[in-house]
The RNA shown here (c-di-GMP-I riboswitch aptamer) has 102 nucleotides and comes from Cytobacillus praedii. The prediction has a mean pLDDT of 78. Its Rfam family is "c-di-GMP-I riboswitch aptamer". About the family: GEMM was predicted in a large-scale screen for bacterial structured RNA regulatory elements. It was read from a public genome assembly, where an Rfam model found it. NCBI's taxonomy places the organism under Bacteria, Bacillota, Bacilli, Bacillaceae, Cytobacillus.
RNA sequence: UGAGUUUAAAGGCAAACUAUUCGAAAGAAUAGGACGCAAAGCCAAGGGUCUAAGGUAGAGGUUUAGUGAAUGCUAAACUAACUAUGACAGCCGGUUGCCAAA
Numbered sequence: 001u002g003a004g005u006u007u008a009a010a011g012g013c014a015a016a017c018u019a020u021u022c023g024a025a026a027g028a029a030u031a032g033g034a035c036g037c038a039a040a041g042c043c044a045a046g047g048g049u050c051u052a053a054g055g056u057a058g059a060g061g062u063u064u065a066g067u068g069a070a071u072g073c074u075a076a077a078c079u080a081a082c083u084a085u086g087a088c089a090g091c092c093g094g095u096u097g098c099c100a101a102a
Base pairs, nucleotide, nucleotide: 005102006101007100012037013036017032018031019030020029021028022027035090041095042094043093046092047091048088049087050086054083055082056081060079061078062077063076064075065074066073067072
């Protein structure tokens, strides 16, 4: 000096939950609050997870109503799927880094 383990002091961060605000949502900000954290600092260009406004789509399904010769057409309501350009770093990962002793 580097790595690992254990421990101290000073300080740091702040989950759930609550309130307000922003957002279509996921989620975020601020205040309160502490479950925890040695990187719970930073990075959303890697993996993963969440959301789906918009898009696929003048689309599909269901129901109702109207119309019609009709299994068609029209309208309304509800709704499954895929998709990030939206998020999550307190999931993995990347990167930087403070303090004393054994």